[in-house]
Background: This is a predicted structure of a 73-nucleotide RNA (transfer RNA) from a Candidatus Gottesmanbacteria bacterium. Its Rfam family is "tRNA". It is annotated as a transfer RNA. Lineage of the source: Bacteria > Bacteria candidate phyla > Candidatus Gottesmaniibacteriota.

């Protein structure tokens, strides 16, 4: 330098013919307990790596950039 893959909540991740962004763990509150743990119920938390384009509408399609991984030179 070139090819391919990956980037979504604090962490691990789901999410396809483009149409409200979900879960587990963790965190907060309530109940349960003498108290803790467990358990149950509820809640907060992601501008979907960044910039632009297409579209009525983009995590999703197109182009570029950045970061990580891998292969080739």
């Nucleotide at each position: 330098g070139g090819g391919c893959c990956u980037g979504u909540a604090g962490c691990u991740u789901a999410g396809u013919u483009g149409g409200u962004a979900g879960a587990g763990c963790g965190c907060c509150g309530c109940a349960u307990u003498c108290g803790c743990a467990u358990u149950g119920c509820g809640g907060a938390g992601a501008u979907c790596a960044c910039c632009g384009g297409u579209u009525c509408g983009a995590c999703u399609c197109c182009g570029g950039u950045c970061a990580g991984g891998u292969c080739c030179a």